RNA sequence: CAAGCAAACCGUCUUGUCGCGCUUGAUUUUAUCAAGUGAGGAAAGUCCGGACACCACAGAGCAGCAUAGCGGAUAACAUCCGUCUCCGUCUUAUGACGGAAGGACUAGUGGCACAGAAACCAGGUACAGUUCGGCUGUAGUGAAAAGGCUAAACUCUAUGCGGUGCAAUGCCAUGUAAACCCGCGUUUGAGGCUUGCUCGGCCGAUGCGGGAGGGUAGGCAGCUAGAGCUUGCCGGUAACGGUAAGCCCAGAUAAAUGACAAGACUCGACAGAAUCCGGCUUAUAGGUUUGCUUGUGUU
RNA sequence: GGCGAGGUAGCUCAGGUGGUUAGAGCGUCGGAUUCAUAACCCGGAGGUCGAGGGUUCAAGUCCCUCCCUCGCUA
Numbered sequence: 001c002a003a004g005c006a007a008a009c010c011g012u013c014u015u016g017u018c019g020c021g022c023u024u025g026a027u028u029u030u031a032u033c034a035a036g037u038g039a040g041g042a043a044a045g046u047c048c049g050g051a052c053a054c055c056a057c058a059g060a061g062c063a064g065c066a067u068a069g070c071g072g073a074u075a076a077c078a079u080c081c082g083u084c085u086c087c088g089u090c091u092u093a094u095g096a097c098g099g100a101a102g103g104a105c106u107a108g109u110g111g112c113a114c115a116g117a118a119a120c121c122a123g124g125u126a127c128a129g130u131u132c133g134g135c136u137g138u139a140g141u142g143a144a145a146a147g148g149c150u151a152a153a154c155u156c157u158a159u160g161c162g163g164u165g166c167a168a169u170g171c172c173a174u175g176u177a178a179a180c181c182c183g184c185g186u187u188u189g190a191g192g193c194u195u196g197c198u199c200g201g202c203c204g205a206u207g208c209g210g211g212a213g214g215g216u217a218g219g220c221a222g223c224u225a226g227a228g229c230u231u232g233c234c235g236g237u238a239a240c241g242g243u244a245a246g247c248c249c250a251g252a253u254a255a256a257u258g259a260c261a262a263g264a265c266u267c268g269a270c271a272g273a274a275u276c277c278g279g280c281u282u283a284u285a286g287g288u289u290u291g292c293u294u295g296u297g298u299u
Numbered sequence: 300g301g302c303g304a305g306g307u308a309g310c311u312c313a314g315g316u317g318g319u320u321a322g323a324g325c326g327u328c329g330g331a332u333u334c335a336u337a338a339c340c341c342g343g344a345g346g347u348c349g350a351g352g353g354u355u356c357a358a359g360u361c362c363c364u365c366c367c368u369c370g371c372u373a
């Protein structure tokens, strides 16, 4: 220098004018003005794990689900880190890189197509040997021939898991029909809630279910300062943890984040928040850095 | 936004307990019948089981990822 692999990061920029959401302030009165601020590494898929809220702070049993070498990290995990073993690629080799749902078929049950004489309580083909005992060996079929394979088959072992999902939940306001018809029920309990089922528990008479109709369909909280971000130091092989200083970074509800003009370059990919975090997976033009391997050249 | 169900022939569906060549009805094609058409009768074609990967000797079926469709929920 070139190629390959792996990991991490960035992912158009600058100026001006107009426009939109939110916050603060002012004017004043429901609008205007000023200042500040305004999407991502995946905001996506909703596949895992949590926070949070309600159901009895989470009950008993059964059923069900998830995970699976060993050790560690973490709020938690099917995630991450280290390591052992096995498999694959490269290499003469040491080794490097990648992958693994990687517990148990000496607990039990099931399955093993086609081919083959015979396929999993065995049975017995051909040939040969033989101590004559359905004893031994070979052949042929097949993934597998009596010894096995199969748990991403049932199952067993160990560990973990209550349900629902911010359209959770709480509050305020507005309006109507506590009327009408049918059925059930009022402590001998209709019906409902609680976990899929059973039990247990709780509510329950101005009750519950159905019919036909009447009314409302607005607002506030939850909502974003957090397992938060940046930098330094310390501990640890690492994931990560501790500590000091600094920083504030969307919060809409028919739903804002755009348009125009000028300029720059390498001419710009995938793509748009909706309760919030940690992961995984998928999409992604192009660029930067680091490490390893191989090849070539120079010193 | 959240939660659930499904994708098999042109259409509507079976098969889901891994196993030889994935079936049924309608439709379609050919024949037969008829003066002709339909119906009835006979025969045939048509499938990467939504896509990709994994487990296994073997996958429509079991597991994972992605794509598409439908339903429930104030």
Stems, first nucleotide, its partner, number of pairs: 001295010012264007020038008040270001044281002047279005052165004059199004064161005069083005084102001085100006103156002108154002110150003120147001125139005169221004180211005191203004228247008265268001300372007309325004318356001327343004349365005